[in-house]
RNA sequence: GGACCGGUAGUCUAGUGGUAUGACGUCGCCUUGACGUGGCGAAGGUCCCAGGUUCAAAUCCUGGUCGGUCCA
Numbered sequence: 001g002g003a004c005c006g007g008u009a010g011u012c013u014a015g016u017g018g019u020a021u022g023a024c025g026u027c028g029c030c031u032u033g034a035c036g037u038g039g040c041g042a043a044g045g046u047c048c049c050a051g052g053u054u055c056a057a058a059u060c061c062u063g064g065u066c067g068g069u070c071c072a
Base pairs, nucleotide, nucleotide: 001071002070003069004068005067006066007065010024011023012022018055026042027041028040029039030038048064049063050062051061052060
């Protein structure tokens, strides 16, 4: 320098155009003498950035950026 893949909550992750999903973690309540386990509930997201297409974009297109793999 070229090709390809990826960036979604504190962490990991699902989601191929119509309310962003689940697990772990965090917080509250129940349970316990207490802790843990278990049960119920809650908070937490500019979906990497900018622009475009569309009635509508995490999703499609373009550029940028960061990370990874391969080739030279």
Molecule: transfer RNA
Organism: Candidatus Aenigmatarchaeota archaeon